[in-house]
A computed fold for an 88-nucleotide RNA from a Gammaproteobacteria bacterium, annotated as c-di-GMP-I riboswitch aptamer. The organism belongs to Gammaproteobacteria, within Bacteria. Model confidence (mean pLDDT): 87 of 100.
RNA sequence: UACUGAAAAGGGCAAACCUCGCGAAAGCUAGGGGCGCAAAAUUACCGGUCUAAGGAAGCAAGGAUUCUAUGACAGCGGAAUUACCAGA
Numbered sequence: 001u002a003c004u005g006a007a008a009a010g011g012g013c014a015a016a017c018c019u020c021g022c023g024a025a026a027g028c029u030a031g032g033g034g035c036g037c038a039a040a041a042u043u044a045c046c047g048g049u050c051u052a053a054g055g056a057a058g059c060a061a062g063g064a065u066u067c068u069a070u071g072a073c074a075g076c077g078g079a080a081u082u083a084c085c086a087g088a
Base pairs, nucleotide, nucleotide: 001088003087004086005085012037013036017032018031019030021028022027035075041081042080043079045078046077047076048073049072050071054068055067056066057065
């Protein structure tokens, strides 16, 4: 150090699912749990995915239906920033 993660140590994180709470939902906090992870640490900048409360279209009106992120996902990919141990 802008490289590597075969082995090792101390360990770290925590999917599904369950419980409580928040939320319109997606999803999130906390506890249990442990599928996996060497950035499964941080940031919605780019692409992508999820949701559609509100708004719009629709209708005589309402409903169905459709569109829409200002809501989310960093454990979908890229990018940026920072970092433990060991090796080189």

Rfam family: c-di-GMP-I riboswitch aptamer. Gene Ontology term of the family: cyclic-di-GMP binding.